[in-house]
Context: one part of a larger RNA
RNA sequence: CUGGGCGUAAAGGGCGCGUAGGCGGUUUUGUAAGUCAGGAGUGAAAUCCUCGGGCUCAACCUGAGAACUGCUCUUGAAACUGCAAUUCUGGAGUCCGGCAGAGGGUGGUGGAAUUCCCCGUGUAGAGGUGAAAUUCGUAGAUAUGGGGAGGAAGACCAGAGGCGAAGGCGGCCACCUGGACCGGUACUGACGCUGAGGCGCGAAAGCGUGGGGAGCAAACAGGAUUAGAUACCCUGGUAGUCCACGCUGUAAACGAUGAGUGCUAGUUGUCGCGGGUAUCGACCCCUGCGGCAACGAAGUUAACGCGUUAAGCACUCCGCCUGGGGAGUACGGCCGCAAGGCUAAAACUC
Numbered sequence: 001c002u003g004g005g006c007g008u009a010a011a012g013g014g015c016g017c018g019u020a021g022g023c024g025g026u027u028u029u030g031u032a033a034g035u036c037a038g039g040a041g042u043g044a045a046a047u048c049c050u051c052g053g054g055c056u057c058a059a060c061c062u063g064a065g066a067a068c069u070g071c072u073c074u075u076g077a078a079a080c081u082g083c084a085a086u087u088c089u090g091g092a093g094u095c096c097g098g099c100a101g102a103g104g105g106u107g108g109u110g111g112a113a114u115u116c117c118c119c120g121u122g123u124a125g126a127g128g129u130g131a132a133a134u135u136c137g138u139a140g141a142u143a144u145g146g147g148g149a150g151g152a153a154g155a156c157c158a159g160a161g162g163c164g165a166a167g168g169c170g171g172c173c174a175c176c177u178g179g180a181c182c183g184g185u186a187c188u189g190a191c192g193c194u195g196a197g198g199c200g201c202g203a204a205a206g207c208g209u210g211g212g213g214a215g216c217a218a219a220c221a222g223g224a225u226u227a228g229a230u231a232c233c234c235u236g237g238u239a240g241u242c243c244a245c246g247c248u249g250u251a252a253a254c255g256a257u258g259a260g261u262g263c264u265a266g267u268u269g270u271c272g273c274g275g276g277u278a279u280c281g282a283c284c285c286c287u288g289c290g291g292c293a294a295c296g297a298a299g300u301u302a303a304c305g306c307g308u309u310a311a312g313c314a315c316u317c318c319g320c321c322u323g324g325g326g327a328g329u330a331c332g333g334c335c336g337c338a339a340g341g342c343u344a345a346a347a348c349u350c
Stems, first nucleotide, its partner, number of pairs: 004321003007304002012318001014201004021194003025088001028085004033081002035077008049065006091191001092188003095184004103177007115149007125136002162169002206247006215241002220236004258317006266295011299306002323350003332343004
């Protein structure tokens, strides 16, 4: 290379946009590059293969044939691919009317609770644990009533619910803004799919500058526990957690399942939209489309399981795997302020 694979055995890129490239619906005509057929030239000899011959056989040597699967030229064919022109509406998109949503951004605003401060009531405890102690408290704590400050997070609603490409998104209001879905079927007429590089987005922690700091809390200190206890438990507590701007670019970034299209039994629940029936109306019932779930025919799988949201049957494109350790390491390169990230071996060893 051929071949085999990627839910859990090694293996799907964290996610998107998109360049090159690869692949690509339908009608007709042309062309003849690919393709197919015939003919011609060439394809040295040796080797290989077949049938013979020669060394006593064989290896070896040798004759003939076949073959050299290729290239070039030429004459044709026109189904398929390509190319040129043309046609269509089913793919894709536009338009119109609806509609659900924690989708994103900015500004504002309200309540509960914790903490702190002030005032009042009030007195000896409070707190914490398996039990305690450190700790707080007669300089008046804890508890309780009133007032104030500040930061962070959004109880109930809340759901196997919704939205988003992923990360992720949850009080309320306004503004700006992305996408989906349903219905109409007016318009464009293949405008499509995928996507090496590239560009962008990307939880938490971390980094830079400036702010903020209630609660929580790495580090740290103390109290316990213990043989010890650099822990688990307790009392404190700083970075951080929050905001703005910039960086980092990782994750069990998981459905451990790449994207797209078509095909292949059903049943049930639920979310969004529509049609029918019914009704005063919402329901119920029948039905179409789009999501999220549960169970299951066929099929598939090593099994577990998956099963119209496939891990079934197929096609297109991308990424990735090739025994364990060494190692996602060294070296080099690129990126980063750093931490480090990306790319990525070998010796040796089992």
Molecule: small-subunit ribosomal RNA, central domain
Organism: uncultured prokaryote